[in-house]
Context: one part of a larger RNA
RNA sequence: GAACGAACGCUGGCGGCAGGCUUAACACAUGCAAGUCGAACGAUCCUUCGGGAUAGUGGCAGACGGGUGAGUAACGCGUGGGAACCUUCACUAUGGUCUGGAAUAACGACUGGAAACGGUCGCUAAUACCGUAUACGCCCUUCGGGGGAAAGAUUUAUCGCCAUAGGAUGGGCCCGCGUCGGAUUAGCUAGUUGGUGAGGUAAUGGCUCACCAAGGCUGCGAUCCGUAGCUGGUCUUAGAGGAUGAUCAGCCACACUGGGACUUAGACACGGCCCAGACUCCUACGGGAGGCAGCAGUGGGGAAUAUUGGACAAUGGGCGAAAGCCUGAUCCAGCCAUGCCGCGUGAGUGAUGAAGGCCCUAGGGUUGUAAAGCUCUUUCGACGGGGACGAUAAUGACGGUACCCGUAGAAGAAGCCCCGGCUAACUUCGUGCCAGCAGCCGCGGUAAUACGAAGGGGGCUAGCGUUGCUC
Numbered sequence: 001g002a003a004c005g006a007a008c009g010c011u012g013g014c015g016g017c018a019g020g021c022u023u024a025a026c027a028c029a030u031g032c033a034a035g036u037c038g039a040a041c042g043a044u045c046c047u048u049c050g051g052g053a054u055a056g057u058g059g060c061a062g063a064c065g066g067g068u069g070a071g072u073a074a075c076g077c078g079u080g081g082g083a084a085c086c087u088u089c090a091c092u093a094u095g096g097u098c099u100g101g102a103a104u105a106a107c108g109a110c111u112g113g114a115a116a117c118g119g120u121c122g123c124u125a126a127u128a129c130c131g132u133a134u135a136c137g138c139c140c141u142u143c144g145g146g147g148g149a150a151a152g153a154u155u156u157a158u159c160g161c162c163a164u165a166g167g168a169u170g171g172g173c174c175c176g177c178g179u180c181g182g183a184u185u186a187g188c189u190a191g192u193u194g195g196u197g198a199g200g201u202a203a204u205g206g207c208u209c210a211c212c213a214a215g216g217c218u219g220c221g222a223u224c225c226g227u228a229g230c231u232g233g234u235c236u237u238a239g240a241g242g243a244u245g246a247u248c249a250g251c252c253a254c255a256c257u258g259g260g261a262c263u264u265a266g267a268c269a270c271g272g273c274c275c276a277g278a279c280u281c282c283u284a285c286g287g288g289a290g291g292c293a294g295c296a297g298u299g300g301g302g303a304a305u306a307u308u309g310g311a312c313a314a315u316g317g318g319c320g321a322a323a324g325c326c327u328g329a330u331c332c333a334g335c336c337a338u339g340c341c342g343c344g345u346g347a348g349u350g351a352u353g354a355a356g357g358c359c360c361u362a363g364g365g366u367u368g369u370a371a372a373g374c375u376c377u378u379u380c381g382a383c384g385g386g387g388a389c390g391a392u393a394a395u396g397a398c399g400g401u402a403c404c405c406g407u408a409g410a411a412g413a414a415g416c417c418c419c420g421g422c423u424a425a426c427u428u429c430g431u432g433c434c435a436g437c438a439g440c441c442g443c444g445g446u447a448a449u450a451c452g453a454a455g456g457g458g459g460c461u462a463g464c465g466u467u468g469c470u471c
Base pairs, nucleotide, nucleotide: 001471002470004468006467007466008465009464010463013343014342015341016340017339018338019336020335021301026299027298028297030296031295032294035060036059037058040057041056043054044053045052046051067254068253069252076179077178078177079176080175081174082173085171086170091166092165093164094163095162096161097160099131100130101129107122108121109120110119111118112117138147139146140145152159153158154157180226181225182224187217188216189215192214193213194212195211196210197209198208199207229251230250231249232248233244234243235242236241256277257276258275259274260273279290280289281288282287307333309332310331311330315329316327317326318325319324346376347375348374349373356367357366358365359364380412382407383406384405385404386403390398415460416459417458418457419456420441421440422439426455427454428453429452430451436443437442
């Protein structure tokens, strides 16, 4: 000098754009953040008989979106390759959608419990469940053969369903290289390294198991310890480098702590389930309920970081044939000089160089064209009127906002730091090694340009200084 997710002190007019718990991955009151489909199904209620509403069964979605960075030094990430895989919905193509059955929720009756939630009996439907047929394009095969689908709805045209093939998209897996510090960590390893066989997986593989062999890694740093999410980037710099990883974007990991699987095309699942633990709450003491590292908000911690706001109008997402519903994603508004950028706080004229202040050699000098006065202007702000684009066939939260027009009047709008040298800027008074200053050198012990005040001056300016941190 530059930079900051900054903080603190003094000060503070307006706007645009951005940013805003870096600390306790501490604990959380309250509300909202994931639903939707009646054109799959039986039912119940209302009805203006058109229809509408609802819990349940069923389908799809709750694996996206949103948050956080605890863990992780790792194929986690970055980059470049690879073969043994899966892929709902969407696209292309071919073929099919036959024929039967048994249940069950809702509901009703009875009944347990304080509650959470149930139990027994009975009834019923489906695009829920289970068979049959067909498939030869699929899978297995000892090549003889064996196994394996489907679902209808409303209506005359769509939406579906099943099988197979293909591409696409998304994902799983493997490998080369790169990826912090410590040797005051030198040896580490028993499923360990490899093989055969089997199991398991969507798939390769000690992934797991049985047996066999005795290997494998390491001074080009294994193992151990510490620290840390990685990257595109960001800051600095002439560059090389150094530092860093807020916001935005990609990947990863996590969801009270630890473990586990279920369902599914996809999870070992933030607002799903089970077990254990800590904590909190309810209880009739038998037993139950919960998880803000979603958006707001509270306590706590801290130098420090915002509203318990509006809307689905736009963009996007889920469901639905659609109308539409949901969406704290998102779009907006609120708060904060936190940053960057822009604008304003007036312009011209004005010497008797007014008054006052300060200095003085008492002559004067300086503040100073500064003020007053005179002549103007009205940005921003204020008030009044009009009033969008964004979205149009219709629908605007923002918003009577942006913007435009008009009215009044210089009117409502300047501070902060410094002045010994480095370093731009000097005098007087007070103080007297005191009180104090200070980044370094150093000032202060009776004339202090270094302390405090004043006048004057220098610098930057809605900011200016200080502190911290990086180059």
Small-subunit ribosomal RNA, 5' domain from an uncultured prokaryote, 471 nucleotides, folded computationally. Model confidence (mean pLDDT): 86 of 100. The RNAcentral record of the full RNA draws on ENA.